[in-house]
Model confidence (mean pLDDT): 76 of 100. Predicted 3D model of RNase P RNA and transfer RNA as a complex of 402 nucleotides.
RNA sequence: AACGGCCGCGAGCCUCUUGGGGUUCGAGGAAAGUCCGGGCUCCACCGGGCAGGGUGACUGGUAAAUCCAGCCGUCUCGUUGGGAGUAGCGAGGCAGGGAAAGUGCAACAGAAAGGAAACCGCCUUGGUCUUCGGACCUCGGUAAGGGUGAAAGGGUGCGGUAAGAGCGCACCGCGGUCUCUGUAAGGAGACUGGCAUUGUAAACCCCACCUGGAGCAAGCUCAGACUGUAGUAUUGUGAUGCCCUCACCACUACGAAUGAGCGCAAAAGAUAAAAUGGCAACGUUCUAUCUUAGAUAAAUGGCCGUUCUCGACAGAACCCGGCUUA
RNA sequence: GGGCCGUUAGCUCAAUUGGCAGAGCAAGGGACUCUUAAUCCCUAGGUUGGAGGUUCGAUUCCUCCACGGCUCACCA
Numbered sequence: 001a002a003c004g005g006c007c008g009c010g011a012g013c014c015u016c017u018u019g020g021g022g023u024u025c026g027a028g029g030a031a032a033g034u035c036c037g038g039g040c041u042c043c044a045c046c047g048g049g050c051a052g053g054g055u056g057a058c059u060g061g062u063a064a065a066u067c068c069a070g071c072c073g074u075c076u077c078g079u080u081g082g083g084a085g086u087a088g089c090g091a092g093g094c095a096g097g098g099a100a101a102g103u104g105c106a107a108c109a110g111a112a113a114g115g116a117a118a119c120c121g122c123c124u125u126g127g128u129c130u131u132c133g134g135a136c137c138u139c140g141g142u143a144a145g146g147g148u149g150a151a152a153g154g155g156u157g158c159g160g161u162a163a164g165a166g167c168g169c170a171c172c173g174c175g176g177u178c179u180c181u182g183u184a185a186g187g188a189g190a191c192u193g194g195c196a197u198u199g200u201a202a203a204c205c206c207c208a209c210c211u212g213g214a215g216c217a218a219g220c221u222c223a224g225a226c227u228g229u230a231g232u233a234u235u236g237u238g239a240u241g242c243c244c245u246c247a248c249c250a251c252u253a254c255g256a257a258u259g260a261g262c263g264c265a266a267a268a269g270a271u272a273a274a275a276u277g278g279c280a281a282c283g284u285u286c287u288a289u290c291u292u293a294g295a296u297a298a299a300u301g302g303c304c305g306u307u308c309u310c311g312a313c314a315g316a317a318c319c320c321g322g323c324u325u326a
Numbered sequence: 327g328g329g330c331c332g333u334u335a336g337c338u339c340a341a342u343u344g345g346c347a348g349a350g351c352a353a354g355g356g357a358c359u360c361u362u363a364a365u366c367c368c369u370a371g372g373u374u375g376g377a378g379g380u381u382c383g384a385u386u387c388c389u390c391c392a393c394g395g396c397u398c399a400c401c402a
Stems, first nucleotide, its partner, number of pairs: 001307007009026008028313001032324002035322005040215004052211005058070004072096001073094008097206002102204002104200003119146002121142003126137004154172006173195001174193008219262005226255001228254005236248004269290004274285004308311001327401002329396005336351004345382001353369005375391005
């Protein structure tokens, strides 16, 4: 843990001697975290805007959603191929609008950190020396190489050059325009620009959309100790003609310890079969079956016996759909 | 039940545009003193509750958990 027996607990129903008896039912996939969304309730509310908060590719599903499905893009890993990039296949992740609106930040290291920069190196002007190989000083050029860094301002190759450089070219990447295609995010092709455009928005911010607040201890009804408070009432009545003060009574309204009932258990219901729409999530129609926890100090337990596969996480508190965690 | 807040050294607390985690007390050692206390000097001590994510970089920003508190003075 399962089964059986006995005792016990909570709720409903029946019954009679009103206190018992009988009978039926009695936790979960997460009842949990309270992370989202909705029903429901009260308060607020003409409408709009600001602030605040939230969401963020696209399409669909749902009552709704930070949920689900499909699809797109991108990243990582593996793999095929390859000089590299691109590409194909498979798996997984993505809080996945905007960084060519603006602002901020990018420590340390490093020469230079965002229309950047010359430390070493490479080349070169002039000069000096020379063992004629070159060395040193100096005017400059150069971002290909080294080194620093998370990141060094498109990548690979060829040409080119004093050395280099999109300087030129090919392919790839990126931006723009046009055409075709897809509901859309996007995709494909052609032409074009040598390309300064870094990263960060789970930094401020911008754009689009959504959003009133609280929560069942919400809230509604009834009774109501306190002989409470206020009004009728400037003049209730009385002591007392007036003022203060005190006492008493009627009606109405309100507060309120506490208690009872409702909210509260049949619903955006579940399951199964068939038909049908859809890739799917899911929807529509029809049929059948099923639904019984409902407390307010809060109910599920204890003992004995048998058996095995040796028994997890854990327990309702208005309800439901998700997510997360165990 | 609902709602809200917190967790940094042994204890009490800091740490802001995200950039080397500090202070006081306590602990250990030394100096001073005849000795102790006080005082002075030095030292050690940190998985910033845990895991994951964003970022070059997280105590800090985001997500999910764990623990604790608000104890009748958070809400009837």

Overview: Rfam match: Bacterial RNase P class A. The family's RNA type in Rfam is ribozyme. About the family: Ribonuclease P (RNase P) is a ubiquitous endoribonuclease, found in archaea, bacteria and eukarya as well as chloroplasts and mitochondria. Its family is annotated with dimeric ribonuclease P complex, ribonuclease P activity and tRNA processing in the Gene Ontology.